[in-house]
Predicted 3D model of a 74-nucleotide RNA (transfer RNA) from a Candidatus Omnitrophota bacterium. Its Rfam family is "tRNA". The family's RNA type in Rfam is transfer RNA. Its family is annotated with triplet codon-amino acid adaptor activity in the Gene Ontology. From the family's description: Transfer RNA (tRNA) molecules are approximately 80 nucleotides in length.
RNA sequence: GGGCGGUUGGCGCAGUUGGUUAGCGCGUUUGCUUGACAUGCAAAAGGUCAUAGGUUCGACUCCUAUACCGCCCA
Numbered sequence: 001g002g003g004c005g006g007u008u009g010g011c012g013c014a015g016u017u018g019g020u021u022a023g024c025g026c027g028u029u030u031g032c033u034u035g036a037c038a039u040g041c042a043a044a045a046g047g048u049c050a051u052a053g054g055u056u057c058g059a060c061u062c063c064u065a066u067a068c069c070g071c072c073c074a
Stems, first nucleotide, its partner, number of pairs: 001073007010026004019057001028044005050066005
């Protein structure tokens, strides 16, 4: 330098041919339960969907560029 894949709460991941409220598990906080802890139960907070632009009535999803990570080729 070329090709391919990935980037979604603190961490690990879904998101079904674009459709109106972006979810799950763990973790965190609060409450209940206990003499206390653990477990269990209930609730809550936490996301500019890597960045920018484009297509569209509508984009996490499609297109382009850029950044970062991984693999392959040279």
Its mean pLDDT, the model's own confidence on a scale to 100, is 80.